[in-house]
Molecule: small-subunit ribosomal RNA
Organism: uncultured bacterium
RNA sequence: AGAGUUUGAUCCUGGCUCAGAACGAACGCUGGCGGCGUGCUUAACACAUGCAAGUCGAACGGGGUGCAUGGCUUCGGUCAUGCACCUAGUGGCGGACGGGUGAGUAACGCGUGGGAAUCUGCCCAACAGUGGGGAAUAACAGCGGGAAACCGCUGCUAAUACCGCAUACGUCCUUCGGGAGAAAGGCUUCGGCCGCUGUUGGAUGAGCCCGCGUCCGAUUAGCUAGUUGGUGGGGUAAAAGCCUACCAAGGCGACGAUCGGUAGCUGGUCUGAGGGGACGACCAGCCACACUGGGACUGAGACACGGCCCAGACUCCUACGGGAGGCAGCAGUGGGGAAUAUUGGACAAUGGGGGAAACCCUGAUCCAGCGACGCCGCGUGAGUGAAGAAGGCCUUAGGGUUGUAAAGCUCUUUCACCGGGGAAGACGAUGACGGUACCCGGAGAAGAAGCCCCGGCUAACUCCGUGCCAGCAGCCGCGGUAAGACGGAGGGGGCUAGCGUUGUUCGGAAUGACUGGGCGUAAAGCGCGCGUAGGCGGUUCGGUAAGUUGGAUGUGAAAGCCCGGGGCUUAACCCCGGAUGUGCGUUCAAGACUGCCGAACUUGAGACCGGAAGGGGAGAGCGGAAUUCCCAGUGUAGAGGUGAAAUUCGUAGAUAUUGGGAAGAACACCGGUGGCGAAGGCGGCUCUCUGGUCCGGUUCUGACGCUGAGGCGCGAAAGCGUGGGGAGCAAACAGGAUUAGAUACCCUGGUAGUCCACUGCUGUAAACGAUGAGCGCUAGAUGUCGGGGGGCUUGUCCUUCGGUGUCGCAGCUAACGCAUUAAGCGCUCCGCCUGGGAAGUACGGCCGCAAGGUUAAAACUCAAAGGAAUUGACGGGGGCCCGCACAAGCGGUGGAGCAUGUGGUUUAAUUCGACGCAACGCGAAGAACCUUACCAGCUCUUGACAUGGGAAGUUCGGGUCGCAGAGAUGUGACCCUUCAGUUCGGCUGGCUUCCACACAGGUGCUGCGUGGCUGUCGUCAGCUCGUGUCGUGAGAUGUUGGGUUAAGUCCCGCAACGAGCGCAACCCUCAUCUCCAGUUGCCAGCGGUCCGGCCGGGCACUCUGAAGAAACUGCCGGUGACAAACCGGAGGAAGGCGGGGAUGACGUCAAGUCCUCAUGGCCCUUACGGGCUGGGCUACACACGUGCUACAAUGGCGGUGACAAUGGGAUGCAAGAGGGCAACCUGGAGCAAAUCCCAAAAAGCCGUCUCAGUUCGGAUUGUCCUCUGCAACUCGAGGGCAUGAAGUCGGAAUCGCUAGUAAUCGCGGAUCAGCAUGCCGCGGUGAAUACGUUCCCGGGCCUUGUACACACCGCCCGUCACACCAUGGGAGUUGGUUUUACCCGAAGGCGGCCCGCCAACCGUAAGGAGGCAGCCGACCACGGUAAGGUCAGCGACUGGGGUGAAGUCGUAACAAGGUAGCCGA
Repeated sequence: AGAGUUUGAUCCUGGCUCAGAACGAACGCUGGCGGCGUGCUUAACACAUGCAAGUCGAACGGGGUGCAUGGCUUCGGUCAUGCACCUAGUGGCGGACGGGUGAGUAACGCGUGGGAAUCUGCCCAACAGUGGGGAAUAACAGCGGGAAACCGCUGCUAAUACCGCAUACGUCCUUCGGGAGAAAGGCUUCGGCCGCUGUUGGAUGAGCCCGCGUCCGAUUAGCUAGUUGGUGGGGUAAAAGCCUACCAAGGCGACGAUCGGUAGCUGGUCUGAGGGGACGACCAGCCACACUGGGACUGAGACACGGCCCAGACUCCUACGGGAGGCAGCAGUGGGGAAUAUUGGACAAUGGGGGAAACCCUGAUCCAGCGACGCCGCGUGAGUGAAGAAGGCCUUAGGGUUGUAAAGCUCUUUCACCGGGGAAGACGAUGACGGUACCCGGAGAAGAAGCCCCGGCUAACUCCGUGCCAGCAGCCGCGGUAAGACGGAGGGGGCUAGCGUUGUUCGGAAUGACUGGGCGUAAAGCGCGCGUAGGCGGUUCGGUAAGUUGGAUGUGAAAGCCCGGGGCUUAACCCCGGAUGUGCGUUCAAGACUGCCGAACUUGAGACCGGAAGGGGAGAGCGGAAUUCCCAGUGUAGAGGUGAAAUUCGUAGAUAUUGGGAAGAACACCGGUGGCGAAGGCGGCUCUCUGGUCCGGUUCUGACGCUGAGGCGCGAAAGCGUGGGGAGCAAACAGGAUUAGAUACCCUGGUAGUCCACUGCUGUAAACGAUGAGCGCUAGAUGUCGGGGGGCUUGUCCUUCGGUGUCGCAGCUAACGCAUUAAGCGCUCCGCCUGGGAAGUACGGCCGCAAGGUUAAAACUCAAAGGAAUUGACGGGGGCCCGCACAAGCGGUGGAGCAUGUGGUUUAAUUCGACGCAACGCGAAGAACCUUACCAGCUCUUGACAUGGGAAGUUCGGGUCGCAGAGAUGUGACCCUUCAGUUCGGCUGGCUUCCACACAGGUGCUGCGUGGCUGUCGUCAGCUCGUGUCGUGAGAUGUUGGGUUAAGUCCCGCAACGAGCGCAACCCUCAUCUCCAGUUGCCAGCGGUCCGGCCGGGCACUCUGAAGAAACUGCCGGUGACAAACCGGAGGAAGGCGGGGAUGACGUCAAGUCCUCAUGGCCCUUACGGGCUGGGCUACACACGUGCUACAAUGGCGGUGACAAUGGGAUGCAAGAGGGCAACCUGGAGCAAAUCCCAAAAAGCCGUCUCAGUUCGGAUUGUCCUCUGCAACUCGAGGGCAUGAAGUCGGAAUCGCUAGUAAUCGCGGAUCAGCAUGCCGCGGUGAAUACGUUCCCGGGCCUUGUACACACCGCCCGUCACACCAUGGGAGUUGGUUUUACCCGAAGGCGGCCCGCCAACCGUAAGGAGGCAGCCGACCACGGUAAGGUCAGCGACUGGGGUGAAGUCGUAACAAGGUAGCCGA
């Protein structure tokens, strides 16, 4: 410090997620030792039991026990005195500390800094005093009540308990005269000590007040009646509405009152670079609370955790009459919970209470126990050890790895264990911890390692298993048969007595941005203005000192953090010192800047004067064109309307046309990125009223300014209300069309509405420049609107201010783009944003007549949603251009019959593959057996075939005949032949057989694991690279552009320059010629002839086949840009690529093929392998593709008999001849072929037939033959005779072809025993048409749009149906909380009454003062009644929402998405 994740890729925006640290944790697996810490975060739920606050006999009376002495004694004892000890009670001090908890509290509660009107026991200092009296009362005794708790009556008694009196400087009150107020003693060694009273001061502690700080919500906006202040009175230790009466009407609040929610606050803790964020366990300070609520008493201090009273809930005891209790003290129990310990020891230390002290008490505390809960430290051994052992795992089978790891050998003993010694902590005594720490000795490697991870992020890889299953997962995502992602194993990585997981916090997150973000298109500028508060504010001078800055000073507790040092063997931990504590207070100083006060200025702003433009606004009036309607004329059959129609109108006279009239609405041309306005918006002309703006002058005011939360106003269209108006247009609606449907688009009608009025209502828009307002600054160029100035050569040039556009520099921007009209550089103010969906929705509030508007969430859900740009692909986008693509033609297919392939069906099997083009006469260039992979049956098991070992035999092989069998096979006989080497031996090789095992074998699966090969786009003209340049980048440029070409062909231009694969050329062939060669070919001339190039002869010609020539836009003219090139021409056999072939770029289709072959993996192994017989692949109700033959006269039949080329031929082609009607047979010349044969070419020509299902057509069927073959039944081809079907030119649709082509005619070949209508070739005859590129299909280039990228066979929307989830409404219902009114009113203090009772004081005794009780009153907790507010739970039913693999209906959006889309209504 970053990383992963949106895309085909890119940049940006933006969310989600991860790596870090931390924890009072919990859970899983595991666990050796020690130190130091730490341990109910939940039920402030309920608590059994024990302990946690007592102490003082030196305050007091009494009681008890013991001892001593004495008296009495019935020897049991009793009495007195003294001493010691114990003690209930009276009294004193302490139980207000210490300990616990965090419920409540948003508050002067806490923090910090101040303040004045206070109190303060014990303690310290000082001064003074402590005189003299009195009356009671517990205990106790007696009696009584009660189950108990406890209580009553009578009687006695003491005090440091209580009460007067005296005195009192200082104290308090005061009307300044005066008045009021104390005390206590005890012990004593007699020295004193401890006390007591008054007063002052201190110290400590406490109370009160104030400034500032202290969470969230405005979907809480108004709150307040003791409320705010005053006066009188009361009250407190003390200020104060603290309380009360009266008076006034205030007080608080947008700087957030009130209300709601949440929460103890702080020092600090965690995190972070810091600012900050989160938290407030342990330790420390403060506060609050003590079963819940209320209350006071006592006291220095409490409204009191282990005190009291009352009320309530709960628990317990009870004799039912009454009583008792409060662990949020320490342990402990139940409960709750994911979860948190012992009913331990000791007061030895520290500290606290009491006491004169000894001492007592102390669950404060100090220790111990339990828990890896955390932090820290240590150990589980060290050295050596290669045969790199065994085993495991992997393997390419060689090896690699585990791994010096182990074993073995040599050592050590920390920790634990055993034995011995044994502290400090204590200052005089005293040690719980503790026989602990520590030290010494001993034995023995001995007792001591796990957890998580290994696809990327992120460090670490293989095998097996599994097969979208089981599972994993923090995010992205893995798993559908080769998974480094699941599970196991081996290996590896990380940490280590721990390791992972979960939860939570901060970080990363600049993702709430103060430091440190944004708002044209990503989320984000309010529709626009006026303006309140607020914020901000020009120039100069003076003053002030609030802000600001500096110095000094007080405070900022300790602990903690940081630095230095020290102590435990180290560390954690602890101790000491220092620094810091950014803050607040006081004070001094400075005077720049901001503020404030004063004075002045003119440039900001405004005013004035003079000009100017304008659809700026409002009202009134006027005008013409058009439309519709009405009347009349002319006129006749149609008109309207559309893609085409129809609805509609019209013979009752429409449309058209002429004249007249009526009405309403809108203002053509001008008209313009022209004008005006803040925006919405504004358009005929005239008048009236009226707002703003600009220019010029520089006369006046003198900062008067900018922005603007709330607020107020304006605000298109649609809509609403009332009343008018209504021509045209036109939601709804109706009809006609379209359509699968058509509640649409189109058409004919048509109502609201559109128009007017109202200080009417609504208040929203994609109200857009998607760009808030203001000011300043920062290159220009050019057009235009309004005004001003200047120059001249008079029609233009220069210049200036304001507006409105275009282009463009710097700069900015993610890019697009913006660019003096900023989206640049700055300042000021406002508004707004913080992932997508849910949702601008729900609820609540406000507004509205309604429609609705505004403000505005959450649950839940997703890992994205987005912006800009890039490359493609696509478009019922555009431009340019090709192709038999269309068109123009010719001939077909689709109809028939048959052939063939396919689907389907059938079957035991009908083997398999191929499926749009690019499967379907395809693999098949030839299924009767074989082929053959399929089916049935029979049969073999090292196998039909390969390699290796052993044994035996010996060539191998062929033929004939038997037997069994369907055959394979088994078995037998006979005959022929008998390998090579040789050391001569079955010795070696080879071969055969047998045996066992490795293995063979598989046309079994996967072409979605592959190689190779092939198809296709496409013979299309494209596809790329290097360097450079441009761009943040994907990428672009080059390759685009202007021409041209068949072509990325060439030329020109150009930030490109070159290059590669393609194109072309080089190759083959055909067309012309030359040369060479001349048999088997040829024959011009010569000779011969049986007349046949037959022979001699010849090689001229044809031809053959080898070598060459020839064509290059080379020449001329024109066009073009002077280019490339094109057009025309000459010459030429051939002309602009001469025709044809071979040749197929980068790539696409997971295209095809595991059944050609090869091959990974999987599967079968007496079978999924091998052999055989028979069957099947030939089935047949159908459907499709490809063909053949036809439907006839351009023909059939008969006759005639001319002219080819390519090829093939030895188990072959076969002539002539003969037989047969024919297929064919007999026979065989010739020929391994320019020699012989196949071989006849056919169409042609002549004749006939004359339009008919025919002399067309030949299917089908019968019958008889021929040939091949082991064999033609299933299932071959051919022939003869007979039969003579459908079919009369083929619906929608569709195919081929541009010249020697189509069409038509025959010939040959491969395969092959036989079998072609198929396929591959050959030649003969030989056309028509192309205007043209609008349209269909395919393609190329450029461009455009895109929400597509699996790329339009794409994407994607909504209803409905089903399942699940959360949520709104909901008759109500349940509960919490709160307000108001009223009722009740305990305890209590206060006030009143006081007739009951009473010791102290007064009082000659009656009474008084005072006290106690009682009663009454106001207040008041709980409780009750009623009405609200608010929050939450449940709720029949209901609303929408989200999610879900392949459901239904349509096709809305994205390409002009097929009606451009979107926004508002």